[in-house]
RNA sequence: CGCUCAUCCAGAGGGACUGAGGGAAACGGCCCGUCGAAGUCCCGGCAACCCCCCUGCCGACCGCGAGGUCAGGCCGGGAAGGUGCCAAUUCCGUCUCGCGGCGAAAGCCGUCGCGGGGAAGAUGAGGA
Numbered sequence: 001c002g003c004u005c006a007u008c009c010a011g012a013g014g015g016a017c018u019g020a021g022g023g024a025a026a027c028g029g030c031c032c033g034u035c036g037a038a039g040u041c042c043c044g045g046c047a048a049c050c051c052c053c054c055u056g057c058c059g060a061c062c063g064c065g066a067g068g069u070c071a072g073g074c075c076g077g078g079a080a081g082g083u084g085c086c087a088a089u090u091c092c093g094u095c096u097c098g099c100g101g102c103g104a105a106a107g108c109c110g111u112c113g114c115g116g117g118g119a120a121g122a123u124g125a126g127g128a
Stems, first nucleotide, its partner, number of pairs: 001127001003126006013043005021032003026094004044086003049082002051078003056074003059070004090120001095117009
């Protein structure tokens, strides 16, 4: 950066400084916060995207063959290093589709709930 791909219902908090806000933005809701918000620093932790290990399977290559080599894909294991993260699903909704309840309620509509998709955002790995 109007770029690509993957993931986002799991998991993990103490201290110091500071002092009023915070949960991305707008609106609505609901929460967190002087029993200390946001921020900065220290320590600790979580996870496994990158990463590291491993030929069990696949694949590629070599070999007439038995077999061998390669970490490219899958499975399995790890956590030294690079990021990230450590209230609530990305706290929930907003756009769209489907289903259900309620409203004389089949349809339209309203409202409530559930589910799918999208948008936006976040993080990583790439790209320009």
A computed fold for a 128-nucleotide RNA, annotated as SAM riboswitch aptamer (S box leader). The sequence was found by an Rfam model in a public genome assembly. Its mean pLDDT, the model's own confidence on a scale to 100, is 84.